[in-house]
Background: This is a predicted structure of a 72-nucleotide RNA (transfer RNA) from a Patescibacteria group bacterium. NCBI's taxonomy places the organism under Bacteria, Bacteria candidate phyla. Rfam family: tRNA. The family's RNA type in Rfam is transfer RNA. The sequence was found in a public genome assembly.
RNA sequence: GGCCCCAUCGUCUAACGGUUAGGACAUUGCCCUUUCAAGGCGAAAAUCCGGGUUCGAUUCCCGGUGGGGUCA
Numbered sequence: 001g002g003c004c005c006c007a008u009c010g011u012c013u014a015a016c017g018g019u020u021a022g023g024a025c026a027u028u029g030c031c032c033u034u035u036c037a038a039g040g041c042g043a044a045a046a047u048c049c050g051g052g053u054u055c056g057a058u059u060c061c062c063g064g065u066g067g068g069g070u071c072a
Stems, first nucleotide, its partner, number of pairs: 001071007010025004018055001027043005048064005
């Protein structure tokens, strides 16, 4: 340098083009307990960037950035 794949809460990961962007762990509030842990009920927290298509984009297209793989 060519080609291929990936990018979503702190982490791991879901989401036929129309979702309240869901779940687990972690964090945190309350309950329970003599206390802690466990358990129960809640809360906060995310779509890499810029364009395009569309009535509507996390999703499709183009470019970029970053990461991984492969060929040389």